[in-house]
RNA sequence: CCUGAAAAACGCCAAAACCUUUGUGAAGAGGAUACGGAAAAUCAUGGGUCUUUGGUUACAAGGACAGCCGGGCUGCAAUA
Numbered sequence: 001c002c003u004g005a006a007a008a009a010c011g012c013c014a015a016a017a018c019c020u021u022u023g024u025g026a027a028g029a030g031g032a033u034a035c036g037g038a039a040a041a042u043c044a045u046g047g048g049u050c051u052u053u054g055g056u057u058a059c060a061a062g063g064a065c066a067g068c069c070g071g072g073c074u075g076c077a078a079u080a
Stems, first nucleotide, its partner, number of pairs: 012037002018031005035067001042072002046069002048065007
């Protein structure tokens, strides 16, 4: 200098339920709270799940979810 289990420190994020609010809806935002997370930062690109409209059906068009999986990209700490 490079790689690098784990541990530690200062911290970070915030599920579900509840209240308010937006939306036809999936769901989003805020408050208070904390199930969990080492990328639970971010990106709708590949799958997947959910939702709306049309259709006898097959299917088509639009939307939501990044805390469903994979992937892109970025950040903090680090010993044996």

Predicted 3D model of an 80-nucleotide RNA (c-di-GMP-I riboswitch aptamer) from a Nitrospirota bacterium. It matches the Rfam family "c-di-GMP-I riboswitch aptamer". Its family is annotated with cyclic-di-GMP binding in the Gene Ontology. Of the family's consensus pairs, 90% are formed in the model. The prediction has a mean pLDDT of 79. The source organism's lineage runs through Bacteria, Pseudomonadati and Nitrospirota.